[in-house]
Small-subunit ribosomal RNA, 3' major domain from a metagenome, 474 nucleotides, folded computationally.
Rfam family: Bacterial small subunit ribosomal RNA. Its family is annotated with structural constituent of ribosome and ribosome in the Gene Ontology.
RNAcentral holds the full RNA, with entries from SILVA.
Context: one part of a larger RNA
RNA sequence: UGACGGGGGCCCGCACAAGCGGAGGAACAUGUGGUUUAAUUCGAUGAUACGCGAGGAACCUUACCCGGGCUUGAAUUGCAGAGGAAGGAUUUGGAGACAAUGACGCCCUUCGGGGCCUCUGUGAAGGUGCUGCAUGGUUGUCGUCAGCUCGUGCCGUGAGGUGUCGGCUUAAGUGCCAUAACGAGCGCAACCCCUAUCCUUAGUAGCCAGCAGUAAGAUGGGCACUCUAGGGAGACUGCCGGGGAUAACCCGGAGGAAGGUGGGGAUGACGUCAAAUCAUCAUGCCCCUUAUGAUUUGGGCUACACACGUGCUACAAUGGCGUAAACAAAGGGAAGCGAGCCUGCGAGGGGGAGCAAAUCCCAAAAAUAACGUCUCAGUUCGGAUUGUAGUCUGCAACUCGACUACAUGAAGCUGGAAUCGCUAGUAAUCGCAGAUCAGAAUGCUGCGGUGAAUACGUUCCCGGGUCUUGUACA
Numbered sequence: 001u002g003a004c005g006g007g008g009g010c011c012c013g014c015a016c017a018a019g020c021g022g023a024g025g026a027a028c029a030u031g032u033g034g035u036u037u038a039a040u041u042c043g044a045u046g047a048u049a050c051g052c053g054a055g056g057a058a059c060c061u062u063a064c065c066c067g068g069g070c071u072u073g074a075a076u077u078g079c080a081g082a083g084g085a086a087g088g089a090u091u092u093g094g095a096g097a098c099a100a101u102g103a104c105g106c107c108c109u110u111c112g113g114g115g116c117c118u119c120u121g122u123g124a125a126g127g128u129g130c131u132g133c134a135u136g137g138u139u140g141u142c143g144u145c146a147g148c149u150c151g152u153g154c155c156g157u158g159a160g161g162u163g164u165c166g167g168c169u170u171a172a173g174u175g176c177c178a179u180a181a182c183g184a185g186c187g188c189a190a191c192c193c194c195u196a197u198c199c200u201u202a203g204u205a206g207c208c209a210g211c212a213g214u215a216a217g218a219u220g221g222g223c224a225c226u227c228u229a230g231g232g233a234g235a236c237u238g239c240c241g242g243g244g245a246u247a248a249c250c251c252g253g254a255g256g257a258a259g260g261u262g263g264g265g266a267u268g269a270c271g272u273c274a275a276a277u278c279a280u281c282a283u284g285c286c287c288c289u290u291a292u293g294a295u296u297u298g299g300g301c302u303a304c305a306c307a308c309g310u311g312c313u314a315c316a317a318u319g320g321c322g323u324a325a326a327c328a329a330a331g332g333g334a335a336g337c338g339a340g341c342c343u344g345c346g347a348g349g350g351g352g353a354g355c356a357a358a359u360c361c362c363a364a365a366a367a368u369a370a371c372g373u374c375u376c377a378g379u380u381c382g383g384a385u386u387g388u389a390g391u392c393u394g395c396a397a398c399u400c401g402a403c404u405a406c407a408u409g410a411a412g413c414u415g416g417a418a419u420c421g422c423u424a425g426u427a428a429u430c431g432c433a434g435a436u437c438a439g440a441a442u443g444c445u446g447c448g449g450u451g452a453a454u455a456c457g458u459u460c461c462c463g464g465g466u467c468u469u470g471u472a473c474a
Base pairs, nucleotide, nucleotide: 001474002473003471004470005469007468008467009466010465011464012463013462015458016457019422020421021420022419026313028311029310030309031308032307033306034304035303042053043052064299065298067296068295070293076124077123078122079121080120081119082118083117084116087104091100092099093098106115107114108113126288127287129286131284135282136281137277138276139275140273142271147186148185149184150183151182152181153162154161155160166177167176168175192265193264194263195262197233198232199231200230201229202228203227206223207222208221211220212219236259239253240252241251242250243249315415319374320373321372322371323370325368331362332361333360336355337354341350342349343348381412386407387406388405389404390403391402392401428450429449430448431447432446433445434444
């Protein structure tokens, strides 16, 4: 100087407490361990792995396994030699890759040759092989915690200290005062984006107050209003009162759409964990080179006594079912979204208007309200599992897709110890959209609808900051 203490002081955080809802019990989905397997490819493993890489494994992907065939090779390129347009219908064998067959088939030229392709030889190849403890780059975490340092000066033999400590204050090393320190840098804050109010400019594809008009803002008309998207205003402790050291600041109030950082996002200091990644990529060393490379059929990654994590659906009456009504936001659309119409109980099918979209479509929002029914039961709860018949995508749904109809109707009556999230438009609950994508979400990323309870407080648990103290630790 640090680190540590079941030492002390001060302070903070959904850390506890106060509340609300979960998970742990059940079925299923998904990931992991284990086991199994020819293979169940590889990585991630306390917090900081486990709906993670994977924003989507039927083939492909694919890296794994069993076979089949290849060896300058699947891709890129140089040199030398030989040959030929490239390409390629057809047929045969084959699981395919591939092998054989081969109708038809040349461009430029300074006539030296060149372009393009195949073969032979050769130099480079290729490797998702190893090492993340050789690395770059990227990322997680402590932590959006308030810290981490420097120049000069001063103190100390020196390591080092001071500044950065103390008092008050703050979300903050934020600020004020004091002070052998005076200043400065990286962080904090602000500058950036979204959102909440108003003004202004503009008015179609958006809107409709008054006028005409209609089934309909369909149309004439208008741009007030909503909205859209450009520009501006606005919040600064600015004003008032009280407290405080007359300071910083704190408490209350006025005005205001908004009040003391208004709400949310982006933004992550010096560093820690030899943290993660050689399988995004790049790269040193090592290793393979008729194979650890490349190609292909099929299989596997989907196995299943079991254990764990994350979710979804429930166990019902604040509910289930039926009928007929209402109100969103944000997105996507051309190898696309696909309306009305016809057809099917339905998934769908037929057909094709419109739309590169404030114009058309996806599109029905659902919880909710109204009416009816069920009356506490393993039920009109719950929907697993299974049978049959189908639909769609796609060369192809057996291993191994999603969906539909009818039938079947399992466990489950609120979950032990221990445990998780959340402080406001939040939790809870309800749907909608998108990326990936031929098809395949209960996952993920977004969007809006309805919309709570509680916080006395800091004794205790956990984590962190700061000052101080002890130490047989470095």